[in-house]
C1' cells in the first nucleotide's frame, strides 16, 4: 500500500429497522436479614451503542469516511 473483521453501562455481554426514553449477568450504591462480616432478599444509579455524514417516516442495527484494536496478502 491492498483486502477483510472488531468497537453497545466499571467489565463481559443480547440486540440482526419500530415491541428499546438499549435488556442481562458481576461489580457498585442504599435497604431489610445478621452480634459482626460473609451470604441471602429488595430496591437503586450506570451505556443517547467509538466519532462524523448519509440513506429511512423511523437506524445501536443498512451505506459511507475517519480514528483505535486485529487478522491476512503484496
Nucleotide at each position: 500500500g491492498c483486502u477483510c473483521u472488531c468497537u453497545u453501562c466499571g467489565u463481559c455481554u443480547a440486540g440482526c429497522g419500530g415491541c428499546c426514553u438499549a435488556g442481562g449477568a458481576c461489580a457498585u450504591c442504599u435497604g431489610g436479614u445478621u452480634u459482626u462480616c460473609a451470604g441471602c432478599c429488595a430496591g437503586a444509579g450506570a451505556a443517547u451503542c467509538a466519532c462524523g455524514g448519509g440513506u429511512u417516516c423511523g437506524a445501536a442495527u443498512c451505506c459511507c469516511g475517519u480514528a483505535g484494536a486485529g487478522a491476512g496478502c503484496a
A computed fold for a 74-nucleotide RNA from a bacterium, annotated as transfer RNA. The coordinates come from a structure-prediction model, not an experiment, and the mean pLDDT is 81. RNAcentral holds the sequence, with entries from ENA. Its Rfam family is "tRNA".